[in-house]
Context: one part of a larger RNA
RNA sequence: UUGGGCGUAAAGCGUAUGUAGGUGACUUUUUAAGUCCACCGUCAAAUCCCUGGGCUCAACCUUGGACAGGCGGUGGAAACUGCCAAGCUGGAGUACAGUAGGGGCAAAGGAAAGUUUCGGUGGACCGAUGAAAUGCAUAAAGAUCAGGAAGAACACCAACGGCGAAAGCAUUCUACUGGACCGGCAUUGACACUGAGAGAAGAAAGCUAAGGGAGCAAAUGGGAUUACACACCCCAGUAGUCCUAGCCGUAAACGAUGGAUACUGGGCGCUAUACGUAUCGACCCAUGUAGUGUUGUAGCUAAUGCGUUAAGUAUCCUGCCUGGGGAGUACAUUCACAAGAAUGAAACUC
Numbered sequence: 001u002u003g004g005g006c007g008u009a010a011a012g013c014g015u016a017u018g019u020a021g022g023u024g025a026c027u028u029u030u031u032a033a034g035u036c037c038a039c040c041g042u043c044a045a046a047u048c049c050c051u052g053g054g055c056u057c058a059a060c061c062u063u064g065g066a067c068a069g070g071c072g073g074u075g076g077a078a079a080c081u082g083c084c085a086a087g088c089u090g091g092a093g094u095a096c097a098g099u100a101g102g103g104g105c106a107a108a109g110g111a112a113a114g115u116u117u118c119g120g121u122g123g124a125c126c127g128a129u130g131a132a133a134u135g136c137a138u139a140a141a142g143a144u145c146a147g148g149a150a151g152a153a154c155a156c157c158a159a160c161g162g163c164g165a166a167a168g169c170a171u172u173c174u175a176c177u178g179g180a181c182c183g184g185c186a187u188u189g190a191c192a193c194u195g196a197g198a199g200a201a202g203a204a205a206g207c208u209a210a211g212g213g214a215g216c217a218a219a220u221g222g223g224a225u226u227a228c229a230c231a232c233c234c235c236a237g238u239a240g241u242c243c244u245a246g247c248c249g250u251a252a253a254c255g256a257u258g259g260a261u262a263c264u265g266g267g268c269g270c271u272a273u274a275c276g277u278a279u280c281g282a283c284c285c286a287u288g289u290a291g292u293g294u295u296g297u298a299g300c301u302a303a304u305g306c307g308u309u310a311a312g313u314a315u316c317c318u319g320c321c322u323g324g325g326g327a328g329u330a331c332a333u334u335c336a337c338a339a340g341a342a343u344g345a346a347a348c349u350c
Base pairs, nucleotide, nucleotide: 003322004321005320006319007304008303012318015200017198021194022193023192026087027086028085031082033081034080035077036076037075038074039073040072041071042070043069049065050064052062053061054060091191092188093187094186096183098181099180103177104176106174108172109171110154115149116148117147119145120144121143126135162169163168206247207246208245209244211242215241216240220236221235222234223233258317259316260315261314262313263312266295267294268293269292270291271290272289273288274287276285299306300305323350324349325348332343333342334341335340
């Protein structure tokens, strides 16, 4: 490489947009590039195979013939793929009428709690722990009442629920704005799927600059524990956590499951919606579509399990794997302010 694979054994890029490329619905026409048929030419000899012959046989030598194909040419076929032309509406999009939502971004407002500050009452401890100590407190703490400040996060509702491509998104109101779904079937008429490169967004931590800093808290200091204690426990506490403008580009970025389309028994829920039934109305009952769960048939699987949201049955495109360690290391290149990231071996060893 072929083959076989990728939930858990090695293996789905963390995510989506999209270029080249690959693949592509139905009907009719043209053409004959692919495809198929026939014939011609050519593919040196030797070798291989078959059939004869010659050495007494054989090895060996040798006559004749191909098989399987390649390339070129000529003449046909027209189902399939491609091309040309015309159409069609089921895929896809647009418009219309509605709906749900923590989708995004910006601005404004709010209540509870903790901390701190000021004032009152009061007068000795408080706090911490397995037990203590460090710590706090007569310069009036802790407790309690009233007022103020600043910062961060938004209890209940809350769910097996919702939205988003993923990361993620939850106090309230407002402005702007993206996407989805249901419905009728108005309109375009294959406009589609995937997607190497590429550009885009991307938790936390970290970095740069200017702010902010209540609580929490790496580092650090102290107290304990202990043989030691660079820990677990306690008292403090700085970066950081927050905001603005940039950078970084990684996670068990997980459903450890790439995307799209079609098909293949059911039961029980939830969310959104449409229609019917019912009613004063809401429920109830019955059905469809989209999403989200659970149980499970066939089938699949090494088992576990998956099971119309497939890990079933198929097609198309893409990424990746090929024994363990060495190693996601070395070297080199690209990117980055740095930290590092991406690409990524071998010797050796079992």
Molecule: small-subunit ribosomal RNA, central domain
Organism: Erythroxylum subrotundum